Context: one part of a larger RNA
């Protein structure tokens, strides 16, 4: 360490619950605001942060109503009121109602500031436009802002889809701007229709997915009409007539024009006007007035049970025995209540206010005939170009609208009816107004739900649009449960403790203790029982010993539990692929969530059910308790007859000359509605882009631009210019002085980042050390502004543009779109592919087809065999063709040479057709030509295997082995086709392990048997089986080998020598013509050439088989003889061994092979598999049969069909369980083939099940899945600068850090002091230590409670202006908005009156003291009546002048007091000395002024000297604008408003997630040594950096 038991911890799943959400229905309302709204901001409380409420009248105030006992929200406690004299609470009415906000009196950084006039407790006005009214002043009256969807109008996309894309689509969608209303907008025919009609608009249901239209593509997509819903029509302009008035004319009598008003009229069968006739009729509106009725807030009445029962902590539960119902709706009540509470059915009640009716005042409405005149909408209808709406893309394009250009008619007119024209039909444009029926729901009321129930359900159940992120637009969480009642645990222990913890109490229950129901999993332990230390591996399984232990019952055994020693066999899941243990994907683990759904009167097909040549509603109506149900509704659609492009014919019809043939049809019934597949349309299984359009939000980062300020130690060089010598006629020149230029040099601050080093889960999401560039400049730097996204800015890197840039964020369009990639959840049964064709902007997508299933329905289908075909493979052939092709022979011809004047001729080791011989090749030769296999017949045998059709997939990446080809190298585990088969989708046995080789095709189950491949010596089941031979290599057995070599060895054949002595040794010869000839310097057997390679002698001997030599020469072979004594060679053909053989871990399993356990033949036993039997189940399809059965023949299986079921959550009807203990959790037993059920034990403490339907947010191991939790690396890295810390005292439970003293270190141009901006209390003082602090913590920028910031002069407002910004006039634009003189705002500039000292725990130029100054007013006195010039007012660099602060030296010095043992100072303290300021006598000036004795009050002096005034010189790049101030002065007086101010502030407080090694503007800046703000060391201060 494992496993098991039991108990805990840790965590919050599960069940239970619901306060809150979703999705509707009715009905109400449909806004709210200048009488200050929506929204805020800030206050209000006895204590008051939060949430609500309310406004200085502030959790409230007044009146009326209504109610009756408690009460000061939430919200407890604690103080402490109110209230039957009537509170608190309800309703109506009303007063209040701070600031900002349209925000309106003027500015502004929204919740602040700063005015003016009236008025005087108090309050009022005072903004802009617009209509009125006025001559103006101004007065009246509107508006303006916000708000969720509906609505008009103005502008207007892109992703997408068209498998690209451009017209098209999306979509006139988003979206943005303007407006209105409770609805809006249409709207009372210049409409439709077609020969009949209808009679405004709206909206619903059909017409109809129809007509159209449409790169005729994807798509778009209507209207007449019909059935309903509701219903309503009217007013003007004009002619006529008539006031007023303007103008023109005039004969002054008028007329005629223009404007206003009045009366008049208002349409198509045309109508008015106008002329006559007639009548005061008919209809209708209608009050804010009167009556009357009805309604109408809070609210009032409201019926009825009980148990001395059981059980319990509690009765509503069970048992008993009643009631009440116009109430049995819901909720509460200690469990489940008709009768206990609130309630409900009903019934009653009025305030404000609402509604109906009815009167009335008031208004509007009409006829008849006549036709001479006159009227009836003009830059208009209509054209012509360009657009654009209509379903309709320019089309044959009617109608509608209109940017431009034109342009009619006038009732005998004019439009329209889908070019256009006639006839004919309908209407009467160019003015307007109009309700219902429709849409919509921020929001009020009653209700409803086969909706959620806390990772669900709105983002929010809770302080939630809160906390948090972020500069801003913007984004956005997590987070319910004690009990019936706080009865929230007095009192005691243990502790430093108000932390926790143990008793004791309380409650039914504390394992209900506020971390609070139930309490699962991961995940961490403590105890016990078995097991583990020679032992390798998907941790199971099958077998098992040995210990421990339950029940039973008679010892002992049976059943049983746990452990699991040893032993056979076994490479995890999911995906994805030919093929995965793969080292190819994913997943730490556990819980909850988490993907093929919905919808459409869409289309198909089955199946149910109704009716049936007929079937049937829809919308809308009525009834009714509801959305449901039932009636009603016959519009409309399908069928019932077709054929044709159509006329048109019709059971036919088209085509055609046909009566031909042929093509479609005729002889099978539909149709509605449910319920399933499947398909189209929507996000359409879930999840995932890069992108693209819109609308806004950033220039605190950074870019560049603007305006306005700041800064840059110190040292160096010495240009131009001048001087002054020398020089020239005279310049030049030339030397020395002066001078002080430079995108000049070195080199700190300051900027920048060349380099290497650390760092890299950092101290830092860019930095640190060291070191390097630049530093007077085209430098750096602060505040404050500009310029924005296809835009901006860029000394240009595609570089910034808020840690983001080849196009920033942020919202919407959005669930864009993925032919891709990855996951898609519960069980059995029954069948089961493909990875191949064609075609494809197509190749890893799709379509059709093959190949699977289902279901009808048919009657085929397969093998053998015999006959009967069709063929040109194999193979063979080639004087049988076409090509090709070797060697002879032959030579047409053709090169050469001879020869010739020239033609002929002649020759040839040249090439070489075509013929012959002979040999031999072809995928695109074939005079031939099989075998199979194809096709058709017949006969047999098999028995559903075969066809059609109709739903319904999936495949279309294949592999591999055998064979016949192509390619390739007759390479590939290459790669393309045929066959064939396995694997894919196939488990099992072999073969050492192996997808596809061999054997063989898994329904379960058995300790039964027999084979198959391939075994039988052990591992490891069976033969050390039997016969014969062969191998010597550990070859082989058991993973590749060859060409070649080899007297390995064993078995053959054929042949030669051999007692007439083979062969093999040994002894002996190997001679002569000759040194053959030729060649050569030589060649003599043996460089080479020739060849009758001869010939003698011989037993035999070659013109020579090797050595050798310069050449001979020398050794040897061949060949003979002798010797030995029996076989001995050649050649060939098998078997088995041999070399040939070289790879990177020692890599035949091992042991072993001579009598094999190798190899080869042959037998015979025997093992062996999920193969066949056997025995017993279970099931499917078939046949039989009512059926029970019975028999036959099946049951591996991916994609994918088909079939049955099992679990969850609700409904509904019946029908049970439960506090004597539902749900959940957790063990155990049983039981099903299996999803799962069943029963019990403990836990839990209120619900919960069967049955039979029904409906679904219905089942998870994977998505680098989402949230939450716990693990693992791990007690491991790290604890943020290596300026360092030791002693002592103190405090405390406790001290390396907190305090105080001693000693040590470190900054010291900063690690010290001001101060801006920026935080916003962090400051001070007590008290605390749970959390924060990288550790402890008595400390603390941290909890908690109290304090603190004091101004006429500081700084900003009541001044000024710059850049910008806004901006009435005005100017320009589709809206929204864009520019802008003048005005305003706007500091980082201009102006503008205060010093010291002292005081607090904390604050001061702010408070006190002391001395001082502005400013306006009064009052008093003087002096004056003026003019705007100018000043303000400005750059670089360089230089001089004063001689101040400060710094160092020197000199004198007084009084008083200072310490722990002494002593001393140049030590400290007071006094004093000083400061600001006031004043001027005097000196000095450059005449501007500057110092400045004495005084008020006094110690000097020298060196050196910043800043800062000023003054001067040079340079080119030429160098803010306003106020202001300039005419009063003098003295006394009172008077002086608003905001900051506290603390950090080169940082633990500011930016950067941190108490971060990073950044941050100005100012002061001492000593020593040096030039020097460099460096080294130290003052003054500070610090030792939180392990």
């Nucleotide at each position: 360490g494992g496993c098991g038991u039991a108990c805990g911890g840790a965590g919050g799943a599960u069940g239970c619950c619901u306060a809150g959400g979703c999705u509707c229905u009715c009905a109400g309302a449909g806004g709210c605001g200048a009488u200050g709204a929506a929204g805020g901001g800030c206050g209000u409380g006895a204590c008051a942060a939060g949430c609500u409420g309310c406004g200085a009248a502030a959790a409230g105030c007044u009146g009326c109503g209504g109610g009756g006992a408690u009460u000061g929200g939430c919200a407890a406690a604690u103080a402490u009121g109110a209230a039957u004299c009537g509170a608190u609470c309800c309703g109506c009415a009303g007063a209040u109602a701070c600031c900002c906000g349209a925000a309106u009196g003027g500015g502004g950084c929204a919740a602040c500031c700063c005015a003016u006039c009236c008025a005087u407790u108090a309050g009022g006005a005072u903004a802009u436009c617009c209509g009125g009214g006025g001559u103006a002043a101004c007065c009246u009256g509107g508006a303006g802002g916000c708000g969720a969807a509906c609505g008009u109008g103005g502008g207007g996309a892109a992703c997408u889809g068209a498998a690209a894309c451009a017209u098209c689509u999306a979509a006139g969608u988003a979206c943005c701007c303007a407006c209105a209303g409770g609805a809006a907008g249409a709207g009372a025919a210049a409409a439709c229709a077609a020969u009949a009609g209808u009679g405004a608009u709206u909206c619903c249901c059909a017409g109809a997915g129809u007509a159209g239209u449409g790169g005729c593509g994807a798509g778009c997509g209507a209207a007449a009409u019909g059935g309903g819903a509701u219903u309503a029509g009217c007013c003007c302009a004009a002619a006529c007539c008539g006031g007023u008035u303007u103008u023109g004319u005039u004969u002054c009598g008028g007329c005629a024009u223009g404007a206003c008003c009045g009366g008049g009229g208002u349409u198509g069968u045309a109508g008015g006007g106008c002329u006559g006739c007639g009548a005061u009729a008919u209809g209708g509106a209608g009050a804010c007035a009167u009556a009357u009725u009805u309604u109408g807030a809070a609210g009032u009445a409201g019926a009825a049970u009980g148990g001395u029962u059981u059980u319990g902590g509690a009765a509503a539960a069970g048992c008993c025995a009643a009631c009440c119902a116009a109430a049995g709706g819901a909720g509460g009540u200690g469990a489940c209540a008709g009768u206990c509470c609130u309630g409900u059915a009903u019934a009653c009640g009025u305030a404000a206010g609402a509604a109906a009716u009815a009167u009335u005042a008031u208004c509007c409405u009409a006829g008849c005939a006549g036709u001479a005149c006159c009227c009836u909408g003009a830059g208009u209808a209509g054209g012509g170009c360009g657009g654009g709406g209509c379903a309709c893309g320019a089309g044959a394009a009617a109608c509608c609208c209109u940017g431009u250009c034109u342009g009619a008619a006038a009732c005998u007119g004019c439009c329209a009816g889908g070019a256009c024209c006639a006839u004919c039909u309908g209407g009467u444009a160019a003015g307007g107004c109009u309700a219902a029926a429709u849409a919509c729901u921020c929001c009020u009321g009653a209700g409803a739900g086969a909706c959620c129930g806390a990772u669900a359900g709105c983002g929010a159940a809770c302080a939630a649009g809160u906390a948090c992120c972020g500069u801003g637009a913007g984004g956005g969480a997590a987070a319910g449960g004690u009990g019936a009642a706080a009865a929230g645990c007095a009192c005691c222990c243990c502790g430093a403790a108000c932390a926790g913890g143990g008793g004791a109490g309380u409650g039914a229950a504390a394992u209900a203790g506020u971390a609070c129901c139930u309490g699962a999993a991961a995940c961490c332990g403590u105890a016990c029982g078995c097991u583990u230390a020679c032992a390798a591996g998907c941790g199971g399984u099958a077998g098992g010993a040995g210990u421990c232990u339950g029940u039973a019952u008679u010892u002992a055994u049976a059943c049983g539990g746990a452990u699991g020693a040893c032993u056979g066999c076994g490479u995890g899941c999911c995906u994805u692929u030919u093929g995965c243990a793969u080292a190819a994907u994913g997943a730490g683990c556990c819980u909850a969530c988490g993907a093929g759904u919905u919808a459409g009167u869409c289309g198909u097909c089955a199946c149910u059910a109704g009716c049936g040549a007929g079937g049937c509603u829809a919308a809308g109506c009525c009834u009714u308790u509801a959305a449901g149900a039932g009636g009603u509704g016959u519009a409309c659609c399908c069928g019932a007859a077709g054929c044709g492009a159509a006329a048109g014919c019709g059971a036919g019809u088209c085509u055609g000359a046909a009566c031909a043939g042929g093509g479609c049809g005729u002889a099978a019934a539909g149709u509605u509605a449910g319920u399933g597949g499947c398909g189209c349309u929507a996000g359409a299984c879930g999840c995932g882009a890069a992108a693209c359009c819109u609308u806004g939000u950033g220039a605190u980062c950074u870019a560049c631009c603007c305006a306005u300020g700041g800064c840059c130690a110190g040292g160096u060089u010495g240009a131009a210019g001048u001087g002054a010598u020398g020089g020239u006629a005279a310049c030049a020149c030339a030397u020395c002085a002066u001078g002080g230029a430079g995108g000049a040099c070195c080199g700190a601050a300051c900027c920048a980042g060349g380099a290497a080093g650390c760092g890299u889960u950092g101290a830092a999401a860019a930095g640190c050390u060291u070191u390097u560039g630049g530093a007077u400049g085209a430098g750096c730097u602060g505040u404050g502004g500009g310029u924005a996204g296809g835009g901006g800015u860029g000394a240009a890197a595609g570089g910034c543009c808020a840690a983001u840039c080849a196009a920033a964020c942020u919202g919407g369009g959005a669930a864009a779109u993925a032919g891709c990639u990855c996951g898609u959840a519960c069980u059995c049964c029954c069948c089961g592919a493909a990875a191949u064709g064609c075609a494809u902007u197509u190749a890893g997508g799709u379509g059709c087809a093959g190949c699977c299933u289902u279901g009808u329905a048919a009657u085929a289908g397969u093998u053998u065999u015999g006959c009967a075909g069709a063929g040109g493979u194999a193979g063979a052939g080639c004087u049988a063709c076409u090509g090709a092709u070797u060697g002879g022979a032959u030579g047409c011809g053709a090169g050469g040479g001879c020869u010739u004047c020239g033609c002929c001729g002649c020759c040839u080791a040249u090439c070489a057709a075509a013929u012959c011989c002979a040999g031999a090749c072809a995928a695109a030769c074939u005079c031939c030509g099989a075998a199979u296999g194809c096709u058709g017949u017949a006969a047999a045998a098999u028995g559903a295997u075969u066809u059609a059709c109709a739903g319904g997939a999936g495949u279309g990446a294949g592999g591999g082995c055998a064979u016949g080809g192509g390619u390739g190298c007759u390479a590939a585990g290459g790669u393309c086709c045929g066959u064939g088969u396995c694997c894919g989708a196939a488990a099992g046995g072999g073969a050492a392990a192996g997808a596809a080789c061999c054997c063989g095709g898994a329904c379960c189950a058995u300790c039964a048997g027999c084979u198959a491949a391939g075994g039988u010596c052990c591992c490891c089941a069976a033969g050390u089986g039997u016969a014969u031979g062969c191998u010597a290599a550990g070859u082989u057995g058991a993973a590749c080998a060859a060409a070649c070599g080899a007297g390995g060895u064993c078995c053959g054949g054929c042949u030669g020598c051999a007692g007439a002595g083979a062969c093999a040794g040994c002894u002996a010869g190997g001679a002569u013509g000759u040194u053959g000839g030729c060649u050569u310097g030589g060649a003599a057997g043996c460089a080479g050439c020739c060849a009758u390679u001869c010939a003698u002698u011989u037993a035999a001997a070659g013109a020579g088989u090797g050595c050798g030599u310069a050449a001979c020469a020398g050794c040897u072979c061949a060949c003979u003889a002798g010797u030995c004594g029996a076989g001995c060679g050649g050649c060939u053909g098998g078997g088995c061994a041999u070399g040939g053989a070289u790879g990177a871990u020692a890599a035949u399993c091992g042991g072993g092979c001579a009598u094999a356990a190798g190899c080869a033949u042959a037998c015979c036993a025997c093992c062996g598999a999920a193969g066949c039997u056997a025995u017993g189940g279970a099931u499917u399809u078939g046949u039989a049969g009512u059926a029970a059965u019975a028999c036959a023949a099946g049951u591996g299986g991916u994609a994918g069909g088909g079939g049955a079921g099992c679990a969850u959550u609700c409904c509904a009807g019946g029908u049970g369980u439960g506090u004597u203990g539902a749900a959940g959790a957790u063990g155990u037993a049983a039981u099903g083939u299996g999803a799962g059920u069943u029963a019990u034990g403990u836990u839990g403490g209120a619900a919960c099940g069967c049955c039979u339907g029904g409906a679904a947010a219905a089942g998870c191991a994977a998505a680098u899945g989402u949230a939450g939790g716990c693990a693992u690396a791990a007690g491991u890295a790290a604890c943020g600068a290596u300026a360092a810390a030791g002693g002592g005292g103190g405090u405390g439970g406790g001290a390396a850090a907190c305090c105080c003293c001693c000693u040590c270190g470190c900054c010291g141009a900063u690690a010290g002091a001001c101060u801006a901006a920026g935080g916003u209390u962090u400051c001070c003082u007590g008290a605390u230590c749970a959390a924060c602090g990288c550790u402890a913590a008595u400390c603390g920028g941290a909890u908690c409670a109290g304090g603190g910031u004091a101004a006429g002069c500081c700084g900003g407002g009541a001044c000024c202006u710059a850049a910008g910004g806004u901006g009435u006039a005005c100017c320009c634009g589709a809206a929204u908005g864009g520019g802008a003189a003048a005005g305003c705002c706007g500091a980082u500039g201009g102006a503008c009156a205060g010093c010291a000292g002292g005081u607090u725990a904390a604050u001061a130029u702010u408070c006190c003291u002391g001395c001082g100054c502005c400013g306006g007013c009064c009052a008093u006195g003087c002096a004056u009546u003026a003019a705007a010039a100018g000043u303000g007012a400005c750059g670089g660099a360089g230089g001089g002048a004063a001689g101040u602060a400060g710094u160092u030296g020197c000199u004198a010095g007084g009084u008083a007091c200072u310490g722990a043992c002494g002593g001393a100072a140049u030590a400290g303290u007071a006094c004093g000395u000083u400061g600001a300021g006031c004043c001027u006598a005097g000196c000095c000036u450059u005449c501007g002024g500057g110092c400045g004795a004495a005084g008020c009050g006094a110690a000097g002096u020298a060196a050196u000297g910043a800043a800062u005034u000023c003054c001067c010189u040079u340079c080119c790049a030429a160098g803010a604008a306003a106020a202001g101030c300039g005419a009063g002065c003098a003295u006394g007086g009172a008077c002086g408003c608003c905001c900051g101010u506290a603390c950090c502030g080169u940082a633990a407080a500011c930016c950067g997630a941190c108490a971060c090694a990073g950044g941050u503007a100005g100012u002061c800046a001492a000593g020593g040594a040096g030039a020097g703000a460099a460096u080294c060391c130290u003052g003054a201060g500070g610090c030792g950096c939180u392990c």